The RNA shown here (Glycine riboswitch aptamer) has 105 nucleotides.
RNA sequence: UCAAGAAUGGUGGGAGAGACCUGCUCUGUGACCGUAGGUUGCGGGACAGGCGCCGAAGGCGCAACACGCUCGGAAACGCUCAGGCAAAAGGACCAUCGUUCAGGC
Numbered sequence: 001u002c003a004a005g006a007a008u009g010g011u012g013g014g015a016g017a018g019a020c021c022u023g024c025u026c027u028g029u030g031a032c033c034g035u036a037g038g039u040u041g042c043g044g045g046a047c048a049g050g051c052g053c054c055g056a057a058g059g060c061g062c063a064a065c066a067c068g069c070u071c072g073g074a075a076a077c078g079c080u081c082a083g084g085c086a087a088a089a090g091g092a093c094c095a096u097c098g099u100u101c102a103g104g105c
Stems, first nucleotide, its partner, number of pairs: 001104002005101009018051001020050004025045009052085003058081001059079003065072001
């Protein structure tokens, strides 16, 4: 000094699919019977189970090719273990500005 590599930080962008059902329990509030204590309506939370669905955290699989021949081997492809299915959050990835490392001259 340099456009490209790797890691990392800031900023901006960033898809899909259920605000599903059941049980149990806790809780807020209203109504009713009321001595006690119960019944019930409308919400919220935790847990367990069920059905349907999504792919872009992570994970797993592989074609060419390689090989010491079952073993290595990519993705935005496939799977859906994990994760997710209003908003928020998260989010592969993209752009940009820095830092560090590696590299070229």
Model confidence (mean pLDDT): 78 of 100.